[in-house]
Overview: Predicted 3D model of a 61-nucleotide RNA (Fluoride riboswitch aptamer (crcB RNA motif)) from an Actinomycetota bacterium. Rfam family: Fluoride riboswitch aptamer (crcB RNA motif). Rfam links the family to the GO terms positive regulation of gene expression and response to fluoride. The sequence was found by an Rfam model in a public genome assembly.
Formats: sequence, structure tokens, C1' cells
RNA sequence: GAUCAAGUGGGCGAUGGAGCUCGCCCCAACCGCCGCUGCGGCUGAUGGCUCCUAGGGGUGA
Repeated sequence: GAUCAAGUGGGCGAUGGAGCUCGCCCCAACCGCCGCUGCGGCUGAUGGCUCCUAGGGGUGA
């Protein structure tokens, strides 16, 4: 110095917050999909579940 394992801690999972849970990363994990691809189009605030906030659609008053 590199690699592996364990412990502890932290971070990440296409736009916000919280709880639970899963996976991943140790300067990396991560940075959506489609098409005629240096441009055009589409879905969703979640990795998953629940709630809140924001936004969108429909209906009723």
C1' cells in the first nucleotide's frame, strides 16, 4: 500500500418530510423509460409499505 473478514458509524436506492422494512456502497453506492438520439416524447414525490406536504386527473357539493 492492496485485498478479505468482523465491529462501529455514515451514506445511497430518477424531485420534499416522517415511521417501518429490504438491498447496495465505504469516495463508492446513485444519477428513470422510449424514439427518428448532442434532439423529441412519456411515467412516478416510495427500492417497497403507510402517513403528511406539493403537484396532476376524475366526480360531487